[in-house]
Context: one part of a larger RNA
RNA sequence: UGACGGGGGCCCGCACAAGCGGUGGAACAUGUGGUUCAAUUCGACGCUACGCGAGGAACCUUACCAGGGCUUGACAUGUAAGAAGUAGUGAACUGAAAGGGGAACGACCUGUCAAGUCAGGAACUUACACAGGUGCUGCAUGGCUGUCGUCAGCUCGUGUCGUGAGAUGUUGGGUUAAGUCCCGCAACGAGCGCAACCAUUAUUAUUAGUUGCCACUUCUUGAAGCCGAAAGGCUUUAAAGAAAGCACUCUAAUGAGACUGCCUGGGAUAACCAGGAGGAAGGUGGAGAUGACGUCAAGUCCGUAUGGCCUUUAUGCCCUGGGCUACACACGUGUUACAAUGGCUGGAACAAAGGGAUGCAAAACUGCGAAGUCAAGCUAAACUCAGAAAACCAGCCUCAGUUCGGAUUGAAGUCUGCAAUUCGACUUCAUGAAGCCGGAAUCGCUAGUAAUGGCGGAUCAGCUAUGCCGCCGUGAAUACGUUCCCGGGCCUUGUACA
Numbered sequence: 001u002g003a004c005g006g007g008g009g010c011c012c013g014c015a016c017a018a019g020c021g022g023u024g025g026a027a028c029a030u031g032u033g034g035u036u037c038a039a040u041u042c043g044a045c046g047c048u049a050c051g052c053g054a055g056g057a058a059c060c061u062u063a064c065c066a067g068g069g070c071u072u073g074a075c076a077u078g079u080a081a082g083a084a085g086u087a088g089u090g091a092a093c094u095g096a097a098a099g100g101g102g103a104a105c106g107a108c109c110u111g112u113c114a115a116g117u118c119a120g121g122a123a124c125u126u127a128c129a130c131a132g133g134u135g136c137u138g139c140a141u142g143g144c145u146g147u148c149g150u151c152a153g154c155u156c157g158u159g160u161c162g163u164g165a166g167a168u169g170u171u172g173g174g175u176u177a178a179g180u181c182c183c184g185c186a187a188c189g190a191g192c193g194c195a196a197c198c199a200u201u202a203u204u205a206u207u208a209g210u211u212g213c214c215a216c217u218u219c220u221u222g223a224a225g226c227c228g229a230a231a232g233g234c235u236u237u238a239a240a241g242a243a244a245g246c247a248c249u250c251u252a253a254u255g256a257g258a259c260u261g262c263c264u265g266g267g268a269u270a271a272c273c274a275g276g277a278g279g280a281a282g283g284u285g286g287a288g289a290u291g292a293c294g295u296c297a298a299g300u301c302c303g304u305a306u307g308g309c310c311u312u313u314a315u316g317c318c319c320u321g322g323g324c325u326a327c328a329c330a331c332g333u334g335u336u337a338c339a340a341u342g343g344c345u346g347g348a349a350c351a352a353a354g355g356g357a358u359g360c361a362a363a364a365c366u367g368c369g370a371a372g373u374c375a376a377g378c379u380a381a382a383c384u385c386a387g388a389a390a391a392c393c394a395g396c397c398u399c400a401g402u403u404c405g406g407a408u409u410g411a412a413g414u415c416u417g418c419a420a421u422u423c424g425a426c427u428u429c430a431u432g433a434a435g436c437c438g439g440a441a442u443c444g445c446u447a448g449u450a451a452u453g454g455c456g457g458a459u460c461a462g463c464u465a466u467g468c469c470g471c472c473g474u475g476a477a478u479a480c481g482u483u484c485c486c487g488g489g490c491c492u493u494g495u496a497c498a
Stems, first nucleotide, its partner, number of pairs: 001498002003495003007492007015482002019445005026336008034327002042053002064322007073130001077129006088105002093100002108121004132311002135309003141305001143300003146296001148294001153192006159168003172183003198288001200286002203256007212246002217243005222237006259282001262276005338438001342397006354385003359378002364373003404435001409430007451474007
C1' cells in the first nucleotide's frame, strides 16, 4: 500500500421488511446430469452452465456411428511432361447411392493462315510442390463476450512531505443518483468514467395533404313515411358511393417546450433540500443506446483469424442408412391445470407493432374441420396475412374428479416435402390419466410496474415455439422502517496474511 475480520462509523440496492404472483407436489414441453448404446457429435458447470452456442437435428444441417467408395483430392496457386475427336453433354451395363464404366453427340477465346494450317490460352491426364482437418492446446494468442456494475470509482503532470515503499491531491464539513456540486485545506491543474450531447415516448406550432382523414357543403343510390290511379313529387333518416375540402385524426420534416426558470421556508448569505404556482410534462419526466482502470490464467482454437503440435490412400473428401429424439432415475427452466373472479354456447365492441413477388392471398364454391378448387388485388398508409382476445350482453352448468382438467391411446384424414417407420405439424370422432393449490426450501416485481389477455416477427419447405425478440388491451397491492440476511461504496481500526 492492499486484502481480510462472526471490528467500528456513515450510506445505497426488490437486500430485508410490507405486499402481490409464482417455483418446489401433478401431467407435458425443453435443457442438463447419470445410465444405456455401434453412435447417443462437441462445448458451457456457484452467482456469471442447465428453453445456453442452436434465431428452428426427418435427408441436408452433422461435426458422431456402421457400411460402400475417392486419393493432387469437394476447393486454391505454381512447375514439368503428355494427349488431339480435346473441354463439355454423357446412353447401355453395375450399384442402396456415391463411385465405376464409357457408346454417341460435340465446342470456346487470342494471334496466324489459301486451308480446323500452326502456335498459345482455357480445360483434361500424369508427376511433384501442396491442398484439406468442427484434430489438440482459450494455460501460447488476436478479436468478441459474460461478471462485479451503469457500481462511482480509476489515474496522471507539476509541486510539497517521507531515507524509502509511498503519501498528499481523491481526506475533512455539508450535499447529490453520481469523485454531483459548494465550502475548507500543501496543494494547483488535468485525463478516463458520472452528467450532457444521440434516437424514442409524453404536449404543441408551422409546413405538406396521397394511398391518410370526412367536420362543414353538394350530388347520386338505398331505407321509412305522406300525397298520387300511375308516372312521379315532398319530408325524414343517416347506410353506401362520388365531388369538394385539409377542420379533425394521422403521417413526417422543421421548430417550441423543463432550466430549480418563478414564489415561500430551511441551510453557512453556498451547494442543496422541503413545499407551492403555472404547465401536457417538475426537479435525471419515462424507457433505450452508451459499460472507466481492472477482477475471475472466466468463456470461445466448433463463427472467423492465428503461433506451436499432430494427421496426409487419412484425423481429408463423397455417399447410403442410423444416431444427435434412447430411459430405472436426479436437477434446472417453462407450459397447462387443479375450477364458479370459473367452464360451455350464442350475440356484439375496441388495438398496436410487424410480414408479404420462388411471396401474402380476398371474394365465391366444396368440406363438420385441418384444408382444397378457381382466382381478384397487392412490388403495398392503396391489396393481403387479419377474425384481436380478455372485457361486455344473454342463456346453461351448481361444487361433483364434474359440462373442471386435458395427458395417453385407437380409428379416419389434411398439408409440407424425393421421402413423415425410427422422427413432422395440424384436423375430426372416440378415449378420457394424474391433478382438489403443493414439505423443507426458494424466485420475480415499486406503476402503466406486477398480474392477466391476445397479436406479430426472426429462423423456416414443413415443424417439436409452451422458447426467444417485440407490440398493444385490462390493470393492482404495499414500502412503518434499516435491527437482521445478501451484495456494494467511503472513512477508520486490528492483523503472526501478500
The part of an RNA shown here (small-subunit ribosomal RNA, 3' major domain) has 498 nucleotides and comes from a Candidatus Omnitrophota bacterium. Model confidence (mean pLDDT): 82 of 100. It matches the Rfam family "Bacterial small subunit ribosomal RNA". Taxonomically the source falls in Candidatus Omnitrophota (Bacteria, Pseudomonadati).